Annotation
A computed fold for a 73-nucleotide RNA from a Chloroflexota bacterium, annotated as transfer RNA. Model confidence (mean pLDDT): 80 of 100. The source organism's lineage runs through Bacteria, Bacillati and Chloroflexota. The RNAcentral record of the sequence draws on ENA.
């Protein structure tokens, strides 16, 4: 250099153009316990890799462009 696929709370993951971006694990609080775990409720924690753009609306189409992984050369 080509051309594919992935980037969504600390991690892992779901979200094929609509009304709050959801779950788990893991944290913080109370409950239960004689102290801890397990289990039970609650609860912060995401500007969806970054910048344009389409569109009444974009995590989601398209450009680009940064990262990582594979594949040719």
């Nucleotide at each position: 250099g080509u051309g594919a696929g992935c980037g969504u709370c600390g991690c892992c993951u779901a979200g094929c153009g609509g009304u709050u971006a959801g779950g788990g694990c893991g944290c913080c609080a109370g409950g239960u316990u004689g102290u801890g775990g397990c289990c039970c409720u609650g609860g912060a924690g995401g500007u969806c890799g970054u910048g344009g753009g389409u569109u009444c609306g974009a995590a989601u189409c398209c450009c680009a462009u940064c990262g990582c992984u594979c594949a040719c050369c």